Predicted 3D model of a 476-nucleotide part of an RNA (small-subunit ribosomal RNA, 3' major domain) from a metagenome. The RNAcentral record of the full RNA draws on SILVA. The coordinates come from a structure-prediction model, not an experiment, and the mean pLDDT is 83.
Context: one part of a larger RNA
RNA sequence: UGACGGGGGUCCGCACAAGCGGUGGAGCAUGUGGUUUAAUUCGAUGAUACGCGAGGAACCUUACCUGGGCUACAAUGCCCGCGACAACCCUGGAGACAGGGCGUUCCUUCGGGACGCGGUGCAAGGUGCUGCAUGGCCGUCGUCAGCUCGUGCCGUGAGGUGUUGGGUUAAGUCCCGCAACGAGCGCAACCCCUACUCUUAGUUGCCAUCGGGUAAAGCCGGGGACUCUAGGAGGACUGCCCGCGCAAGCGGAGAGGAAGGCGGGGACGAUGUCAGGUCAUCAUGGCCCUUACGCCCAGGGCGACACACGUGCUACAAUGGCGCAUACAGAGGGUAGCGAGUCCGCAAGGCCGAGCCAAUCCCAGAAAGUGCGUCCCAGUUCGGAUCGGGGUCUGCAACUCGACCCCGUGAAGCUGGAAUCGCUAGUAAUCGCGCAUCAGCCAUGGCGCGGUGAAUACGUUCCCGGACCUUGUACA
Repeated sequence: UGACGGGGGUCCGCACAAGCGGUGGAGCAUGUGGUUUAAUUCGAUGAUACGCGAGGAACCUUACCUGGGCUACAAUGCCCGCGACAACCCUGGAGACAGGGCGUUCCUUCGGGACGCGGUGCAAGGUGCUGCAUGGCCGUCGUCAGCUCGUGCCGUGAGGUGUUGGGUUAAGUCCCGCAACGAGCGCAACCCCUACUCUUAGUUGCCAUCGGGUAAAGCCGGGGACUCUAGGAGGACUGCCCGCGCAAGCGGAGAGGAAGGCGGGGACGAUGUCAGGUCAUCAUGGCCCUUACGCCCAGGGCGACACACGUGCUACAAUGGCGCAUACAGAGGGUAGCGAGUCCGCAAGGCCGAGCCAAUCCCAGAAAGUGCGUCCCAGUUCGGAUCGGGGUCUGCAACUCGACCCCGUGAAGCUGGAAUCGCUAGUAAUCGCGCAUCAGCCAUGGCGCGGUGAAUACGUUCCCGGACCUUGUACA
């Protein structure tokens, strides 16, 4: 000087407390451990691994296994040789491939060149090892308020001071004081979305106003009011008032205002820590393989199942289930696509097919909600696992191993022990909608979007993590 303490002081954070909903029990989905296996490819392992890399494992992917094959190969250049090679056809084969047949290029300054094949070596190739050799990127402490420097001053020196102190703040934020005076990286602000208004602009919106028109409809003329869209501008700064205070600022009340005291959300992550993670995104040093640890192919495996754990979904019902009727979003996506609509089918879906490169057409019925009816507390009209049968769609192909539809079957489950998680407001809870990946889909995952919309916080003693000062130390 740090680190640590079941030392002290001050102070934060859904850290506790106060509340609401869960997990832990059930069934299933998914990841992992384990076990099994010819293989169940590899990595990730307290917090910071475990719906993680995987934003799509039937083949492919694919790195694994079994079997069949290839050796200069799936890339490029140089050297030598050939004039073909390929396509196509035949045979064998699961295919890769092997054998055979047909076939014989273009340019030329005649030196050669292009292209292809064969040969040959230099080279390729490796998801083989080392993340304890590395770059890059990322997690984490932590959006925590810290981390440093120049000069000066103090100390023999390590170092200290500044950065401590008194206040204050979300903040090393600001003020006051001070052998310090300044400065940098962080904080904040500048950026984006959102809340209000104005303005500019009208192939979306509006009967607001006028006319036409319909069974209905901005459907048509027309209009630039409104909504909206997207460019610009304004607006919030404790600016004004009162109290306290040297000040910074705090408290109050508002006046005003759409909005207050950082308005709400996002992007943004200091010096460093964990020899944290990744050699399997990529790049890369070293090491290793080179008729194989490379390459091609078929099939299998990554989907196994006595078990154990994590994360989820659906439930156990009556603020509920079912039936009929009916209302209101936002954000997205669409041409190898979205597909209106008629017809067929109980349905998944099928035939035909308008429109749309999309504020114009489509996906698209939002759902919870509301109205009416029914069930009457029952393992039930709760719950839907499992299994049987029949089908649809994608795709070369759904046996291993896809999703969906219909009929039947109806399991466990009556609110879950010890323990444990999330959340402070448009949040939790609850309800549906969209997108990426993608032929299809194992999505209940991930990322977004809107609808409905709470309860509680006395307080900081305690648990966890953290910040500053101080104290002890046999630790560095």